Context: one part of a larger RNA
RNA sequence: CUGGGCUUAAAGGGUGCGUAGGCGGUCCCGUAAGUCGGGUGUGAAAUCCCUCGGCUCAACCGAGGAAGUGCGCCCGAAACUGCGGGGCUAGAGGGAGGUAGAGGCGAGUGGAACUUGCGGUGGAGCGGUGAAAUGCGUUGAUAUCGCAAGGAACACCCGUGGCGAAGGCGGCUCGCUGGGCCUUCCCUGACGCUGAGGCACGAAAGCUAGGGGAGCGAACGGGAUUAGAUACCCCGGUAGUCCUAGCCCUAAACGCUGAGCACUAGACCGGAGGGUCCCCCAUAGCUUUCCGGUCGAAGGGAAACCGUUAAGUGCUCCGCCUGGGGAGUAUGGCCGCAAGGCUGAAACUC
Numbered sequence: 001c002u003g004g005g006c007u008u009a010a011a012g013g014g015u016g017c018g019u020a021g022g023c024g025g026u027c028c029c030g031u032a033a034g035u036c037g038g039g040u041g042u043g044a045a046a047u048c049c050c051u052c053g054g055c056u057c058a059a060c061c062g063a064g065g066a067a068g069u070g071c072g073c074c075c076g077a078a079a080c081u082g083c084g085g086g087g088c089u090a091g092a093g094g095g096a097g098g099u100a101g102a103g104g105c106g107a108g109u110g111g112a113a114c115u116u117g118c119g120g121u122g123g124a125g126c127g128g129u130g131a132a133a134u135g136c137g138u139u140g141a142u143a144u145c146g147c148a149a150g151g152a153a154c155a156c157c158c159g160u161g162g163c164g165a166a167g168g169c170g171g172c173u174c175g176c177u178g179g180g181c182c183u184u185c186c187c188u189g190a191c192g193c194u195g196a197g198g199c200a201c202g203a204a205a206g207c208u209a210g211g212g213g214a215g216c217g218a219a220c221g222g223g224a225u226u227a228g229a230u231a232c233c234c235c236g237g238u239a240g241u242c243c244u245a246g247c248c249c250u251a252a253a254c255g256c257u258g259a260g261c262a263c264u265a266g267a268c269c270g271g272a273g274g275g276u277c278c279c280c281c282a283u284a285g286c287u288u289u290c291c292g293g294u295c296g297a298a299g300g301g302a303a304a305c306c307g308u309u310a311a312g313u314g315c316u317c318c319g320c321c322u323g324g325g326g327a328g329u330a331u332g333g334c335c336g337c338a339a340g341g342c343u344g345a346a347a348c349u350c
Stems, first nucleotide, its partner, number of pairs: 004321003007304002012318001014201004021194003025088007033081002035077008049065006091191001092188003095184005103177007110154001114150008125136002162169002206247006215241002220236004258317006266295011299306002323350003332343004
């Protein structure tokens, strides 16, 4: 390189937007770059192949032919691709009318619980565990009532539920704001898909500066356990967890399953809508679009399983894999305040 692959064996980029590039609906006309046919020139000789000949044969050698899958030029074809022009509406987008939602940001606000402070009642224990002890308590704890302050998180509702590209999002109200879905079929007329680089977002932990600090709680101290116990259990407890601004950019960032389009039995459950039958209304029913699930035809799969939300059948584009260890290490480069991140070997060894 050709090939074979990527749910679990090695392998889908954490996610999106998008540049170059690759790929691209339907009809007509033109063109002839790709494509196809014919002709012609060239494609050195030797070699290879075929035929004949020369050494007694062969190797070897001589002659002729073929081939040289290629390239140039000329003539021709016009289905497909490209290019130019014109049209269409089934892709895509827009308008109008509705609609569900923890989608995002900001501000305000509520109750329960907790801790602390103050006050009342009360008077000996409380707490904790397998059992204890450290710890707290007559300077009055625990318990209980009242008041005040503070920080963080929002029980029930809550779902097998919803929203978001992913990370993720949950008290209530208001403001600003993104996306989806349904109906209509009014408009644009292929405006599309993917996406190397790039840019943006990106849990937790961590970092810088300033604030905040109730509970919890790495580190740390103590009590136990134990042969030991740098742990598991208990009593404390700093960073942190929270807010603002700025970094970091990782993950079992998982559906361990990239995105888009088309096609290929169904059944049932849930969410958001539309239409409709039975005189009318309502409900059930029927039907239709989108989303989330369970089970399963065909088919696929090593199996487990997947199965219109494919891991089935096809097409397009991107990322990635190529035995284990060494190693996500070393080195170089880029990024970062640092921690470190991204890219990423080899010797050697089995």
The prediction has a mean pLDDT of 89. Small-subunit ribosomal RNA, central domain from an uncultured bacterium, 350 nucleotides, folded computationally.